The RNA shown here (transfer RNA) has 74 nucleotides and comes from a Candidatus Helarchaeota archaeon. RNAcentral holds the sequence, with entries from ENA. The same sequence occurs in records of 2 taxa. It matches the Rfam family "tRNA". Rfam's curators write: Transfer RNA (tRNA) molecules are approximately 80 nucleotides in length. Gene Ontology term of the family: triplet codon-amino acid adaptor activity. The organism belongs to Candidatus Helarchaeota, within Archaea. Model confidence (mean pLDDT): 80 of 100.
RNA sequence: GGGACGGUUGUCUAGAUGGUUAUGAUGCUGGCCUUACGAGCCAGAGGUCGGGAGUUCAAAUCUCCCCCGUCCCA
Numbered sequence: 001g002g003g004a005c006g007g008u009u010g011u012c013u014a015g016a017u018g019g020u021u022a023u024g025a026u027g028c029u030g031g032c033c034u035u036a037c038g039a040g041c042c043a044g045a046g047g048u049c050g051g052g053a054g055u056u057c058a059a060a061u062c063u064c065c066c067c068c069g070u071c072c073c074a
Base pairs, nucleotide, nucleotide: 001073002072003071004070005069006068007067010026011025012024019057028044029043030042031041032040050066051065052064053063054062
């Protein structure tokens, strides 16, 4: 330099066929339970979906540019 895949709450992750509240686990906070801790149960908070622009009535999803990571080729 060329190509492929990926970036989504603190962490990991589903959603890629555009559609009305972005999914689940774990962690965090509160409550129940316990002498207490843990486990379990219930509830809650936390996301400008890597950045910008475009297309569209509507974009995590489609297009373009850029940044970062992994792998392959040279």